[in-house]
RNA sequence: GCUGACCAUGCGGGAGAGCGUCGGGGAGACCCGGCCGCCGAAGGAGCAACCGCCCCGGAAUCUCUCAGGUCAAAGGACCGCGUGGUUAGG
Numbered sequence: 001g002c003u004g005a006c007c008a009u010g011c012g013g014g015a016g017a018g019c020g021u022c023g024g025g026g027a028g029a030c031c032c033g034g035c036c037g038c039c040g041a042a043g044g045a046g047c048a049a050c051c052g053c054c055c056c057g058g059a060a061u062c063u064c065u066c067a068g069g070u071c072a073a074a075g076g077a078c079c080g081c082g083u084g085g086u087u088a089g090g
Base pairs, nucleotide, nucleotide: 002089003088004087005086006085007084008083009082010081011080012079013078018036020035021034022033023032024031025030037070038069039068043066044064045063046062050058051057
């Protein structure tokens, strides 16, 4: 110096489902709470295809919907690129 993995960070992309209803607040936009639905991509939990000889361990975009969300905005798993760090390889 190169490549891979991981972490941090910057930029770009990034889905789904209610402008429901009741009450309160507000001039309004809208906000808060209850109820009835709905969504799956923060987080969390479960199953285990798979990795691993076994044990231990890891493990999904699958399942649940506690939390969260349900016009837009924001958030957003994940993806791409840059920078820095750790680690492995030749």

Overview: Model confidence (mean pLDDT): 77 of 100. This is a predicted structure of a 90-nucleotide RNA (Glycine riboswitch aptamer) from Rhizorhabdus histidinilytica. Its Rfam family is "Glycine riboswitch aptamer". On this family, see Mandal et al., Science 2004: "A glycine-dependent riboswitch that uses cooperative binding to control gene expression". Rfam links the family to the GO term glycine biosynthetic process. The source organism's lineage runs through Bacteria, Pseudomonadota, Sphingomonadales, Rhizorhabdaceae and Rhizorhabdus.